[in-house]
RNA sequence: CGCCGUCCAUAGCCGAAUCUCUGGCGACGAACGCCAGUGAGCCGGGGGCCCAAGUUGUUGGGGCGAAUUUCGUGGAUUGCCACGAUUAGCGCUGCUCUUUAGCGCGAGCCCGUCAGCUAACCCGGUAGGCCCAAAAGAGAGGUGGC
Numbered sequence: 001c002g003c004c005g006u007c008c009a010u011a012g013c014c015g016a017a018u019c020u021c022u023g024g025c026g027a028c029g030a031a032c033g034c035c036a037g038u039g040a041g042c043c044g045g046g047g048g049c050c051c052a053a054g055u056u057g058u059u060g061g062g063g064c065g066a067a068u069u070u071c072g073u074g075g076a077u078u079g080c081c082a083c084g085a086u087u088a089g090c091g092c093u094g095c096u097c098u099u100u101a102g103c104g105c106g107a108g109c110c111c112g113u114c115a116g117c118u119a120a121c122c123c124g125g126u127a128g129g130c131c132c133a134a135a136a137g138a139g140a141g142g143u144g145g146c
Stems, first nucleotide, its partner, number of pairs: 012130003018040002021037006041126006051116001060114001061111004070085006089105005095141006
């Protein structure tokens, strides 16, 4: 000097997944961290009249989520699995919004025969993952500096 890997910090990204307070533990102690609770904020489900629908299953039905559709190949041989392409839809480009151009995702899980909408009311969640990723062009606005 270069390359690879790990950790930390900074600035950020997906997502509802953040903040305060109380107690305990770690620690000599503050700070900090972890665990358990209370509350606030955010998110989801159930649940009347009216409205909608007209259910009743070897093709059950439903929920969270952007994650649905179609085709091909191969394997199983009702059901299904793997791979590839495609598609409804979704995310990112670093002050914000719109747009151009581009880069990605298009999974997984749960309820358990049962749930349309739904005021009152009832119940639950508040995780996990990524991290130098194109920090690019245009328009409008904002902030800061001189």